The part of an RNA shown here (small-subunit ribosomal RNA, central domain) has 340 nucleotides and comes from an uncultured Bacillota bacterium. RNAcentral holds the full RNA, with entries from ENA. The prediction has a mean pLDDT of 88.

Context: one part of a larger RNA
RNA sequence: CUGGGCGUAAAGAGUUCGUAGGCGGUCUGAUAAGUCAGAUGUGAAAGGCGUAGGCUCAACCUAUGUAAGCAUAUGAAACUGUCAGACUUGAGGUAAGGAGAGGAAAGUGGAAUUCCUAGUGUAGCGGUGAAAUGCGUAGAUAUUAGGAGGAAUACCAGUGGCGAAGGCGACUUUCUGGACUAAACUGACGCUGAGGAACGAAAGCGUGGGGAGCAAACAGGAUUAGAUACCCUGGUAGUCCACGCCGUAAACGAUGAGUGCUAGGUGUUGGGGAGACUCAGUGCCGCAGCUAACGCAAUAAGCACUCCGCCUGGGGAGUACGACCGCAAGGUUGAAACUC
Repeated sequence: CUGGGCGUAAAGAGUUCGUAGGCGGUCUGAUAAGUCAGAUGUGAAAGGCGUAGGCUCAACCUAUGUAAGCAUAUGAAACUGUCAGACUUGAGGUAAGGAGAGGAAAGUGGAAUUCCUAGUGUAGCGGUGAAAUGCGUAGAUAUUAGGAGGAAUACCAGUGGCGAAGGCGACUUUCUGGACUAAACUGACGCUGAGGAACGAAAGCGUGGGGAGCAAACAGGAUUAGAUACCCUGGUAGUCCACGCCGUAAACGAUGAGUGCUAGGUGUUGGGGAGACUCAGUGCCGCAGCUAACGCAAUAAGCACUCCGCCUGGGGAGUACGACCGCAAGGUUGAAACUC
């Protein structure tokens, strides 16, 4: 190494693309590299293994048989490989059709909060469990009209839709990606994917803008034994935009990707069909089977195959050291002593 595993016990990389590699549909012919058969040579002795024997047994010793491997020549041709030819079910796919918060940019709208100006109007407003800080006779709160500015898009809204994931929700225009249905054509062109690359919520960082509301930090008022909190009044970074970093999350379905097969029932979304029905998604219930149980059950955690990632008692520790990345914060990789 060979084992057993990875929904919840340790364990699926956040996601995708893709290099090497691994694996790969149906039929025919050839070949004989892998594979298989017997043959020959080699495989020193000791040792190993089997059998028999000798020291009273055993260790020990003796005899005898024996392996894979390597090489040579001959043969077999089912499978794998290689070459040649053919096929259409895998894969791709022009023209056509409908669905969608998929992405990017520009523009536009209404509701609401806040602020400003003006009018009406007068003593409170606000807030809480109760209060107080706070705001208000320099005229607030309320109400009417006008204006400014930023952010978010009520209802529709739905185990509804789209996207690889993160994620995406007002409307219009432009550019643009993907999926689905049906079907000429190509003819295995495929699957996975160590390294690698790209994308990647929030927070955070850099430069320049912007700043309505909210709000870490901070200040004050309460509460309390205390209250560096929960509650209240304020409030700065931040939240927003552009460009550039960061690269992490309970990045979760805690379930890697692909393919085939295995009862039914019932919602829903988008196509096709006159209909029966069918294709692609998305939910619930449920049989066989699986599971330690919970549960999963054609969207599998069932039955199989291919490829990748990962686990191997708890703590120490996702730490130390080293290396790489980063402006920093830190990230990735990742131990041991010791201890139970």